A computed fold for a 72-nucleotide RNA from Microgenomates group bacterium GW2011_GWA2_44_7, annotated as transfer RNA.
[in-house]
């Protein structure tokens, strides 16, 4: 220096252009003498940044940081 692929909640990963969930963690709460395990609640998000299309964009399109991979 070229290609291809990712970037979303502390972490894992969803989400057909039409309300951004979920598992795991943490936090309360019901059970229990008491702990485990399990059930319920909630709260936790500039969707990596800036632009662009759209009535409407995590979702298309440009540029750019960045991570991984391959080619040189």
């Nucleotide at each position: 220096g070229c290609c291809a692929g990712g970037g979303u909640a502390g972490c894992u990963c969803a989400a057909u252009g039409g309300c951004g969930g979920a598992g795991c963690g943490g936090g309360g709460u019901c059970u229990u003498c008491a702990u485990a395990a399990g059930g319920c609640c909630a709260c936790g998000g500039u969707u990596g940044u800036g632009g662009g299309u759209u009535c409407g964009a995590c979702u298309c399109c440009c540029a750019c940081c960045u991570c991984u991979g391959g080619c040189a």
Taxonomically the source falls in Bacteria candidate phyla (Bacteria).